Source information
Predicted 3D model of a 390-nucleotide part of an RNA (large-subunit ribosomal RNA, domain III) from Paenibacillus chitinolyticus. Model confidence (mean pLDDT): 80 of 100. RNAcentral holds the full RNA, with entries from ENA. The source organism's lineage runs through Bacteria, Bacillati, Bacillota, Bacilli and Paenibacillus.
Context: one part of a larger RNA
């Protein structure tokens, strides 16, 4: 220098009560402001206990503190079905043999990892200080075991299982527009409470539903059915290509397929009233419990990359269907009965994660409500959260 700058968004606080040695800051109540495609909500990386409960105030907190994402202590993450593995392959990696190279190592078959991609079985409510599609209730659905009734079949006129093989299918771009439906809002009716100097009317607030499985139905899209023959599908083939024939072409049949009806639901959930018991606190808790129709809007979501239309010509495997090689003497079948390993807390546009910091930065995906409005803009607001730690 100097007790000066500075105390990190100008969204705003304010009165009362409480705790306590102590309160502008803790923590209740009653105003007041900020958001509101967000400053709300559910995730994914990533951190990694910071989650809840009790207890403290040394340092950390740009003040201050009784109070914290801070100190101690104790406690908290429950899955057959969520998301990964026992399932697939992609770009890419590793690579038995092998080529190649002074070593070191390089390449690369066969093979084996490789995921936000394919492929697969659960929803609705409760409930906890702190966990839930994991725990409870109700209602499923998947694999595998297991066999009672009965059935089918036992030597070839063979039930029944079936490829590491063959076909299929899986299977895929971009762009425009039109159609159903369905989440979600509106309104009107209903049902409640509250208004009411008496009744009555009025007016305001507030609610006005519910999945998955099962059963029917089914807009809409694809798709032509049988036969017969058969040199191709490295072997066989009733699969699947070709050729033919017949019938058929708005049809029917198949396959898909979003809802939509019943039922799941004598259940659940609900404005709303509300105990006892102590009263410092365990309470709006235990417990009862109404109404739930109708018309309109209407999605970016679903049917579906269907449909047309284009050029730049738009993955792969398992999986499931199908053939047959082949195995085989038993199989199919109610009740019953098992279901492994890792995540699971808690923040996730931020005081917890990336930026030395409780830093006006930066950070993938998903739900987004009214009113005006073309809109996710903008302006005011609902549910929520918040007033940025002098």
């Nucleotide at each position: 220098g100097a007790g000066u700058a500075a105390c990190g968004a100008a969204a705003a606080g304010a009165u009362c009560a409480g705790u306590g040695a102590g309160a502008a800051u803790c923590u209740g109540a009653u105003c007041c402001g900020c958001c509101g495609a967000a400053a709300g909500c559910c995730u994914a990386a990533g951190g990694g206990u910071u989650c809840c409960u009790g207890a403290g105030g040394a340092a950390g907190g740009u003040u201050c503190g009784u109070c914290c994402g801070c100190u101690c202590a104790g406690g908290g993450u429950a899955a057959g079905u969520c998301g990964g593995g026992a399932c697939c392959u992609a770009a890419g990696g590793c690579g038995a043999g092998g080529c190649c190279g002074a070593a070191a190592g390089g390449c690369g078959u066969a093979g084996u990892c490789g995921a936000a991609g394919g492929a697969c079985a659960a929803c609705a409510g409760g409930u906890u200080g702190a966990a839930a599609u994991u725990c409870c209730u109700g209602u499923a659905c998947c694999a595998c075991c297991g066999u009672a009734a009965g059935c089918c079949g036992u030597u070839a006129c063979g039930a029944g299982c079936a490829a590491u093989g063959g076909a299929g299918u899986g299977a895929c771009g971009c762009a425009g527009c039109a159609g159903g439906g369905u989440a979600g809002g509106g309104a009107c009716g209903c049902g409640g409470a509250c208004u009411g100097a008496u009744g009555g009317a009025u007016g305001u607030c507030c609610g006005u539903c519910c999945a998955a499985g099962c059963a029917g139905u089914g807009a809409g899209g694809c798709u032509g059915a049988u036969g017969u023959g058969u040199a191709g599908g490295c072997a066989a083939a009733u699969c699947c290509g070709c050729a033919c024939a017949u019938c058929g072409u708005g049809a029917a049949g198949g396959c898909u397929g979003g809802g939509c009806u019943g039922u799941g639901a004598u259940g659940g959930g609900g404005a709303g009233c509300g105990a006892a018991a102590a009263u410092u606190a365990c309470a709006g808790u235990a417990g009862c419990g109404a109404a739930g129709g109708u018309c309109u809007u209407g999605a970016u979501c679903u049917c579906a990359c269907a449909c047309u239309g284009c050029c730049g010509a738009g993955a792969a495997a398992a999986g499931c269907u199908u053939c047959u090689a082949g195995c085989c003497a038993g199989g199919c079948g109610a009740a019953g009965g098992u279901g492994c390993c890792c995540g699971u807390a808690c923040c996730g546009c931020a005081a917890a994660c990336c930026g030395a910091c409780a830093c006006a930065g930066g950070u993938g995906g998903g739900c987004g409500a009214g009113a005006a409005g073309a809109g996710a803009a903008u302006u005011c607001u609902a549910a929520g959260g918040c007033g940025c730690g002098c």